[in-house]
RNA sequence: CUCUCAUCAAGAGCGGCGGAGGGAAUAGGCCCGAUGAUGCCCGGCAACCUGCGAAAAGCAAGGUGCCAAAUCCUACAGAGCGAUCUGAAAGAUGAGGA
Numbered sequence: 001c002u003c004u005c006a007u008c009a010a011g012a013g014c015g016g017c018g019g020a021g022g023g024a025a026u027a028g029g030c031c032c033g034a035u036g037a038u039g040c041c042c043g044g045c046a047a048c049c050u051g052c053g054a055a056a057a058g059c060a061a062g063g064u065g066c067c068a069a070a071u072c073c074u075a076c077a078g079a080g081c082g083a084u085c086u087g088a089a090a091g092a093u094g095a096g097g098a
Base pairs, nucleotide, nucleotide: 002097003096004095005094006093007092008091013042015041016040017039021032022031023030026075027074028073029072043067044066045065047064048063049062050060051059052058071090076087077086078085079084
């Protein structure tokens, strides 16, 4: 980088550093942010793998992951007068494969 499968409305700080934008990409919207966001460290959570366990209960926290808002919402298709609903696409994460 690519393929397959599964999941994506649960959960997670009133700490430290730092100092301007940030919420994947494009567009529109809506938000977060000097009462300090994003990021990094610490801390935490427990989705998948893993370990314990008779176990789909539960526990642990080793590998990965995650810790504003549904993957923040919409974009494409279908249903509906509409609010909206369902699905797809794209994306994210894990496990496995080439």